[in-house]
A computed fold for a 73-nucleotide RNA from Drechslerella stenobrocha 248, annotated as transfer RNA. Model confidence (mean pLDDT): 81 of 100. A source record names the gene tRNA-Val-TAC-1-1.
RNA sequence: GGGUGUGUAGUCUAGUGGUUAUGAUUUUUCCUUUACACGGAAACGGUCCUCAGUUCGACCCUGAGCACGCUCA
Numbered sequence: 001g002g003g004u005g006u007g008u009a010g011u012c013u014a015g016u017g018g019u020u021a022u023g024a025u026u027u028u029u030c031c032u033u034u035a036c037a038c039g040g041a042a043a044c045g046g047u048c049c050u051c052a053g054u055u056c057g058a059c060c061c062u063g064a065g066c067a068c069g070c071u072c073a
Base pairs, nucleotide, nucleotide: 001072002071003070004069005068006067007066010025011024012023018056027043028042029041030040031039049065050064051063052062053061
């Protein structure tokens, strides 16, 4: 340099163009306990990598860029 894949909460992750973006974990609070752990309940936490385009409407489709991986030379 060519080809190809991925990018969503602190971490991991679901999401077949349409009402408030899903779950686990972490953190905080409460219940439980003499206390801790386990367990139960609730809450907080997201510029859906960036910019543009298509569309009535984009996490989703298209293009470019950026980052990381695989592969060829």
Rfam family: tRNA. It is annotated as a transfer RNA.